[in-house]
RNA sequence: UUGGCCUAGUGUUUAAAGCAUUUGGCUGCUAACCAAAAGAUCGGUGGUUCAAACCCACCA
Numbered sequence: 001u002u003g004g005c006c007u008a009g010u011g012u013u014u015a016a017a018g019c020a021u022u023u024g025g026c027u028g029c030u031a032a033c034c035a036a037a038a039g040a041u042c043g044g045u046g047g048u049u050c051a052a053a054c055c056c057a058c059c060a
């Protein structure tokens, strides 16, 4: 080492935000702006624990 990119989340909750993308609104058109949606079982395999993105070991 966590969505396409980037960054949070340091044990129990539906894994959070920004950018990008898609749709709608707005506009003479584009951009900007507004609203909404989709998208990650958290590098892999084990272990500890009632419970792991989070603690431990190994691997890449």
Base pairs, nucleotide, nucleotide: 001060004019005018007016021037022036023035024034025033043059044058045057046056047055
Annotation
Transfer RNA from Orycteropus afer afer, 60 nucleotides, folded computationally. The coordinates come from a structure-prediction model, not an experiment, and the mean pLDDT is 80. The sequence is in RNAcentral, with records from Rfam.